[in-house]
RNA sequence: GGGGCGGUAACUCAACGGUAGAGUACGAGCCUUUUAAGCUUGGAGUUGUGGGUUCGAGUCCCACCCGCCCCA
Numbered sequence: 001g002g003g004g005c006g007g008u009a010a011c012u013c014a015a016c017g018g019u020a021g022a023g024u025a026c027g028a029g030c031c032u033u034u035u036a037a038g039c040u041u042g043g044a045g046u047u048g049u050g051g052g053u054u055c056g057a058g059u060c061c062c063a064c065c066c067g068c069c070c071c072a
Base pairs, nucleotide, nucleotide: 001071002070003069004068005067006066007065010024011023012022013021018055026042027041028040029039030038048064049063050062051061052060
């Protein structure tokens, strides 16, 4: 330099172009002598950045940034 994959909640990951979710973690409550476990419930997000297409973009297109892999 060329190509491929990935970037979404604190973490690990989902999400046919049509309300962004789950598990873990965290807060609160219940239970328990207490802790842990269990049950209930709650908060949490500029979907890497900037543009474009569209009535509507996490999703499609372009450029860039970061990480991993392959080729040279």
Transfer RNA from a Pseudomonadota bacterium, 72 nucleotides, folded computationally. Its mean pLDDT, the model's own confidence on a scale to 100, is 82. The RNAcentral record of the sequence draws on ENA. The source organism's lineage runs through Bacteria, Pseudomonadati and Pseudomonadota. Rfam family: tRNA. Gene Ontology term of the family: triplet codon-amino acid adaptor activity.